[in-house]
Parts: sequence; C1' cells; structure tokens
RNA sequence: GCACUAGUCGGGGAGAUAGCGGUGCCCUGUUGCCUGCAAUCCGCUACAGCAGGGAUGAAUUCCCGCCCGAGGAGCGCGCCUGUGUUGUCUGCCCACUGUGAGCAGCGAUGAUGAGACGGUCUUGCGCAACGGAAACCCGCGAACCAUGUCAGGCGGGGAACCGAGCAGCAUUAAACGGGAGCUUCCGUGUGCCGCGAGGCAGCCGCCUUUGAGCCAGCUGCAUUGGUUCCGGAUAUAGGUUCGUUUUCAAUGGCGGGUGUGC
Repeated sequence: GCACUAGUCGGGGAGAUAGCGGUGCCCUGUUGCCUGCAAUCCGCUACAGCAGGGAUGAAUUCCCGCCCGAGGAGCGCGCCUGUGUUGUCUGCCCACUGUGAGCAGCGAUGAUGAGACGGUCUUGCGCAACGGAAACCCGCGAACCAUGUCAGGCGGGGAACCGAGCAGCAUUAAACGGGAGCUUCCGUGUGCCGCGAGGCAGCCGCCUUUGAGCCAGCUGCAUUGGUUCCGGAUAUAGGUUCGUUUUCAAUGGCGGGUGUGC
C1' cells in the first nucleotide's frame, strides 16, 4: 500500500418475564441502516431477539478500567388529600346527678323548721241552677160514632103542633201551636252554697312559735354516661418538598489495549 475478517451501524430506565431481548411507555445522543414477526405478545436460553439484505471495517470504530452524572426506581423525615377503624380520646359538643364560688330571684312587711285549724279529696242529706214534663192562660180545632140551636128536606097528625135529625152557626173533647214562670213532679260528676260523717300522702291558705336563710334558672366545679360532624390517634392509598440515603444508568472526559494474508 492492497484485500479480508472480528467488530460497528445507538444506549438506558421502569414494567412485564423463570431469565434475556424486541414491539409498546419514558429519558437521552451532534448525523448514524433497510424488510418481515410481535402484548390475549414475538423470538431466544445464560455466549440469550429470530430470519433475510446493505454499508463501513483494524481505528477518534471496538474492548477494559477510572471520573462526572441527564434521567429513572426504591427507602426515610416532613407536608397535603382521600378512605377505614377508634368514644377504652373527657379535644369540641350533649345529657343525668351532685356542689353552691359568681350572677339573677325571694326574704325582718319574716327565710327555714315545728305545732294547730281549714280548703282541695270521698260520701250522705238539703238548697240552688239547668233540662224536661204536668197543672195554668190564649189560639186553633169534630162530615158521621160530642153538646146546644137546628133552615131545607123527611116522618106522624084533620089541624094546631110534635118527632128524629143532615148542612150551617156557636161552644168544646182528643190532638196541635204559642205564652208566662206564682204551683207540682222527674233527672243530672251543674255548684265560690249549708249541715254531717270520713280522709289527711301531696299541694294551698291562715294562726302560734323559732329567728336568717331559701332557690338551683344561668355561669363555674366534680362524678357518671353518650356522640365518629369537626379535631386527635392509628392503619392504608395517592401526591409533593427535602436527603452527607440505596440502586440502575445514557451522553461525555481521561488512560490503556487492539486480528489475518499478500
């Protein structure tokens, strides 16, 4: 100098996988292969894509070691959000009971305690009231089986007259309506009523006595109990800042090494 071959023509992370690589997602390189297969996967076996083709090719390729560390994953402290559990959480809230520090109310025109007498309560009798009925007054009221009077008509009579008697009229019975409230009767959990008997746990009134507290409405304090709305505690999921934290790691930098034949 010529030709060939090894090599190179991207790498990495998570996930998935028994493991490896690819397609897919993400990060990164200054320009840097093509075709087919492929997430309900495709192809391999620790030397770990398979099949076919192309370019470059012994050096700024490539291999090894060290350094920096884009980016990713894990871990940890903290913070935020969601969900579950917990009232054996006296946070917040609520309730019962107690206390009586504060407020309010009552009280020498007498708190509280004690005693006596009454009422409220039950019942008997009476009275009143209310409701009803009867008697009373007025009205109305009978075709015939109420009365009086009985036209007409009918009957008797020689006649005078007499008789029964419908309608009408009047007065009434039963019934109906209205009125008054002097009388009588009946009824009723109507009663600021009277008398008696009973009862007296509670409440109220009043008299006597004692003589300074009573009350627990509100605030406070204490015991007990309740409540998962908020807060707290705890577990879990997600997100996020930070980290003298762990791990994988591209690109890049430095150094070393580097085939065969003529």

This is a predicted structure of a 262-nucleotide RNA (Bacterial large signal recognition particle RNA) from a bovine gut metagenome. It matches the Rfam family "Bacterial large signal recognition particle RNA". Rfam classes the family as a non-coding RNA gene. Its family is annotated with signal recognition particle, plasma membrane targeting and SRP-dependent cotranslational protein targeting to membrane, signal sequence recognition in the Gene Ontology. The sequence is in RNAcentral, with records from MGnify.